[in-house]
RNA sequence: UAGGUGCGGCGAUUGCGGAUGCCCGGUGCAUCUGAGGAAAGUCCGGGCUCUCCAAAGACCAAAACCGCUGGGUAACACCCAGGACAGGCGACUGUGCGGAAAGUGCCACAGAAACAUACCGCCGAUGGCUGACCCAGGUCAGCACAGGUAAGGGUGCAAAGGUGCGGUAAGAGCGCACCAGCAGUAUCGAGAGGUACUGGCUCGGUAAACCCCGGUUGAGAGCAAGGUGGAGGGACAAGGGUUGGUCUUUUCCCCGUCCCGUGCUUAGGAACCGCUGGAGGUGGCGGGUAACCGUCAUCCUAGAUAGAUAAUCGCCCUCGAACAGAACCCGGCUUACGGCCUA
RNA sequence: GGGCCGUUAGCUCAAUUGGCAGAGCAAGGGACUCUUAAUCCCUAGGUUGGAGGUUCGAUUCCUCCACGGCUCACCA
Numbered sequence: 001u002a003g004g005u006g007c008g009g010c011g012a013u014u015g016c017g018g019a020u021g022c023c024c025g026g027u028g029c030a031u032c033u034g035a036g037g038a039a040a041g042u043c044c045g046g047g048c049u050c051u052c053c054a055a056a057g058a059c060c061a062a063a064a065c066c067g068c069u070g071g072g073u074a075a076c077a078c079c080c081a082g083g084a085c086a087g088g089c090g091a092c093u094g095u096g097c098g099g100a101a102a103g104u105g106c107c108a109c110a111g112a113a114a115c116a117u118a119c120c121g122c123c124g125a126u127g128g129c130u131g132a133c134c135c136a137g138g139u140c141a142g143c144a145c146a147g148g149u150a151a152g153g154g155u156g157c158a159a160a161g162g163u164g165c166g167g168u169a170a171g172a173g174c175g176c177a178c179c180a181g182c183a184g185u186a187u188c189g190a191g192a193g194g195u196a197c198u199g200g201c202u203c204g205g206u207a208a209a210c211c212c213c214g215g216u217u218g219a220g221a222g223c224a225a226g227g228u229g230g231a232g233g234g235a236c237a238a239g240g241g242u243u244g245g246u247c248u249u250u251u252c253c254c255c256g257u258c259c260c261g262u263g264c265u266u267a268g269g270a271a272c273c274g275c276u277g278g279a280g281g282u283g284g285c286g287g288g289u290a291a292c293c294g295u296c297a298u299c300c301u302a303g304a305u306a307g308a309u310a311a312u313c314g315c316c317c318u319c320g321a322a323c324a325g326a327a328c329c330c331g332g333c334u335u336a337c338g339g340c341c342u343a
Numbered sequence: 344g345g346g347c348c349g350u351u352a353g354c355u356c357a358a359u360u361g362g363c364a365g366a367g368c369a370a371g372g373g374a375c376u377c378u379u380a381a382u383c384c385c386u387a388g389g390u391u392g393g394a395g396g397u398u399c400g401a402u403u404c405c406u407c408c409a410c411g412g413c414u415c416a417c418c419a
Base pairs, nucleotide, nucleotide: 001343002342003341004340005339008316009315010314011313012312013311014310016034017033018032019031020030021029022028023026036323040334041333043332044331045330046329047328048222049221050220051219052218054250055249056248057247058246059245060244063217064216065215066214067213068082069081070080071079072078083097084095085094086093087092098212099211103210104209105206106205107204119153120152121149122148123147126146127145128143129142130141131140132139133138134137161179162178163177164176165175166174180202182199183198184197185196186195187194188193226273227272228271232260233259234258235257236256240253280299281298282297283296284295285294286293287292317320344418345417346413347412348411349410350409353368354367355366356365362399370386371385372384373383374382392408393407394406395405396404
């Protein structure tokens, strides 16, 4: 540093929550049971419930989110295995890891120039001007006006592939060797990708900027959801109607008519349900590298609504300390944590 | 319990295609005045709640924490 563990055991008494049973209506007796790995943050993913004119399906659009590959899972931003990259001598560890060679934007200050350029510098090939010489027109010298040049200086987070040799007027992938990158072909792999060869030489950074590509999700609210209590049910034939839009189907809903029935109520924040037995735990066997899955056996382990889970004593031991207290329920992530164990 | 919002100087608040963090009041010093107030001039004061990341560069973009508020007129 990372991971694991989640901390005494037995007995007695008292107190509290819940369940069951009994005596029986006093609110008593008996038995059983009673916090966590994070119950936390509410950061994700679901279940469940209601609303959106009912449900299901197809396509499109928008928005939000996700982003190497394959697998796991109800689902995920989680987990497992692998790849690439980065770090380390190494064991190993980490990663928000599609596209900047589709387009747009931005890159302050500095700097000549931030993707298109000449400030200093270098050159004098080509054109121009001046001069000299021979004089058909050329040769030489000078100037640096046009021009060529990204090697050097300087600026900056970043300067046009890097180093070296050749080459040139000076230079430059202009040519060559090695290296980096890109593209193509072959081959290996399920894939991300790996290896080899060839090619033109080369193309700045930023997508936790817009955007493009691919994928997921109908939208919203949340147990203070919501339901019962508390009146509605049935039949009929045609028509109309749904979530941002279009469409399809139906045994759905609404409107209409008829029949039967109920009621004139404190419509409510009280009571009851939701409420805890579940994608559940433990063990064996089987499959799988693993996450995980299948099967068999076995176990039941808080459920309050002002909110319980505590205190004292005795004995034993390895002498008991940290973070911290359920509130609809699960799967993750993150954060907090004394001691002990492992690496 | 659920849901939402905020944190920048001592206080109240600004800060937009990411590019030197400002204003008012308060504080300190000076001027004016016999003195004080008012007025004028100057000055200091910042880990932008904390940590990490993206980026050349973060108050701003992303993630994780901390603290505070909405108090029943945020939700029965």
Molecule: RNase P RNA; transfer RNA
Organism: marine sediment metagenome